SAM riboswitch aptamer (S box leader) from an Actinomycetota bacterium, 97 nucleotides, folded computationally. The model forms 93% of the base pairs in the Rfam consensus. Its mean pLDDT, the model's own confidence on a scale to 100, is 87. Its Rfam family is "SAM riboswitch aptamer (S box leader)". Rfam links the family to the GO term regulation of gene expression.
C1' cells in the first nucleotide's frame, strides 16, 4: 500500500506533560484554556486472531470433527449510533499479495 471476508445503535476513566484546535472527508452538531486532541503511567470494556487442562451440545464405532462455556497471549477500544446525513466513504481484525 492496494485486495478479500467480517464487525461498527452494547461496553469501558484516572492521574501526569503538552497547550489549540479537535471529533478522517463535504454539510450539520458538538467537544475545548474549567486545557480538549496527542503522548505517558496506570487502571478499566470486549472478545476479532490466538490458546483451551477442564466442561457442555452436536455428529462419529472410535480417533478424531464442529459449535458454545472457559481464558486473555497477540490486535483493538474506552464523549456522543462510524455523534448525525452524504459519498466510490472511514475504522479495527483475520487472511492472500
Nucleotide at each position: 500500500c492496494g485486495c478479500u471476508c467480517a464487525u461498527c445503535c452494547a461496553g469501558a476513566g484516572c492521574g501526569g506533560c503538552c497547550g489549540a484546535g479537535g471529533g478522517a472527508c463535504g454539510g450539520g452538531c458538538c467537544c475545548g484554556a474549567c486545557g480538549a486532541c496527542g503522548c505517558c503511567g496506570c487502571g478499566g470494556c470486549a472478545a476479532c486472531c490466538a490458546g483451551c487442562a477442564c466442561u457442555c451440545c452436536g455428529g462419529g464405532u472410535a480417533a478424531c470433527c464442529g459449535g458454545g462455556g472457559c481464558c486473555a497471549g497477540g490486535u483493538g477500544c474506552c464523549a456522543a449510533u462510524g455523534c448525525c446525513c452524504g459519498a466510490a466513504c472511514g475504522a479495527u481484525g483475520a487472511g492472500a499479495g